[in-house]
RNA sequence: GGGGGAAUGGGCUAGCCUGGCAAUGCUACCAGCUUGGGGUGCUGGUGACCCGAGUUCGAAUCUCGGUUCCCCCA
Numbered sequence: 001g002g003g004g005g006a007a008u009g010g011g012c013u014a015g016c017c018u019g020g021c022a023a024u025g026c027u028a029c030c031a032g033c034u035u036g037g038g039g040u041g042c043u044g045g046u047g048a049c050c051c052g053a054g055u056u057c058g059a060a061u062c063u064c065g066g067u068u069c070c071c072c073c074a
Base pairs, nucleotide, nucleotide: 001073002072003071004070005069006068007067010027011026012025020057028046029045030044031043032042033041050066051065052064053063054062
């Protein structure tokens, strides 16, 4: 230099191909119940689409550019 892939709560992850619930589950954290206390368990809650632009009534999803990481070729 060329090609391919990935980026979503504190951590991990589904959804992306085929646009439509102000986004799924686990964990973590917070509160309550339970316990003599802790742990476990149960209930409820908090929190995210890498950045910018475009298309569209509507974008995590499509298009373009950028950033970071991984793989292959040279």